c-di-AMP riboswitch aptamer (ydaO/yuaA leader) from uncultured Occallatibacter sp., 130 nucleotides, folded computationally.
It matches the Rfam family "c-di-AMP riboswitch aptamer (ydaO/yuaA leader)". Rfam links the family to the GO terms cyclic-di-AMP binding and regulation of gene expression.
[in-house]
């Protein structure tokens, strides 16, 4: 200077190590959950059910066969550098966590989050803009 992601901006108070500091807050923006009529669904039962997220599912092999591990695929997702849309090319991801027996959609209304992790990489065509 950039990338993934909702994860950004501002305001006052207290503290002392006086800082891009710490603590507890407020607001805006963005994100997520719960929640009627109507509509949808005949739903659940130890095969519980559900949520965030792109992150699901499958063959084979091994194990302790619920599940875990490995190779290979895959739904889906991201990047490809002035920005957006799109086509090609190339390169990656395809995890993890949470609720706790309970939740379809859903006006009003209610509740919560505002993190964390990366990068030295900068190819091409079309349209629009700057």
């Nucleotide at each position: 200077a950039g990338c993934c992601g909702a994860g950004u901006u501002c305001c006052g108070g207290g503290c002392c190590c006086a800082g891009c500091g710490c603590c507890a807050g407020g607001a805006a923006g963005c994100c997520g959950g719960g929640g009627a009529c109507c509509c949808a669904a005949g739903u659940u039962g130890u095969u519980g059910g559900g949520g965030c997220g792109a992150a699901u599912c499958c063959u084979g092999c091994g194990g302790a066969u619920c599940c875990c591990g490995c190779c290979g695929g895959u739904a889906g997702c991201g990047c490809u550098g002035c920005u957006c849309u799109u086509u090609c090319u190339g390169c990656g991801c395809g995890a993890g966590c949470c609720c706790g027996u309970c939740a379809g959609c859903u006006c009003a209304c209610c509740c919560g989050g505002u993190a964390g992790g990366c990068c030295u990489c900068a190819g091409a065509g079309a349209g629009a803009g700057g």